THF (Tetrahydrofolate) riboswitch aptamer, 92 nucleotides, folded computationally. Its mean pLDDT, the model's own confidence on a scale to 100, is 82. The sequence was found by an Rfam model in a public genome assembly.
């Protein structure tokens, strides 16, 4: 110098434990803030706050619980997974 590759945020699936079903959560919109391969930079992706609009599946029971439902939360596992520059690893 050439060439190949690894790794983020996070997503999906499965399992476990929860939460809600007296409607929180999820999803949508606007504004603001923040974190994002080892370094720098960055946003379409992610998170948070505030505001707005929308909006749901309960049933059974021996009263111990059970079966569901929710674009539900967390964890584990598997798979997938940085645009640019530099770095890192292998090969030449």
């Nucleotide at each position: 110098a050439g060439u190949a590759g690894a790794g983020u945020a996070a997503a999906u699936a499965u399992u476990g434990c929860g939460c809600g079903u007296u409607a929180a959560g999820u999803g949508c919109u606007a504004u603001g803030a923040g974190a994002u391969g080892g370094g720098a930079u960055g946003u379409a992706g992610c998170u948070c706050a505030u505001a707005g609009a929308c909006g749901a599946a309960g049933g059974c029971u021996a009263u111990c619980g059970c079966c569901g439902c929710g674009g539900u939360g967390c964890a584990a596992u598997a798979u997938u997974g940085c645009g640019u520059c530099c770095g890192c690893u292998g090969c030449u």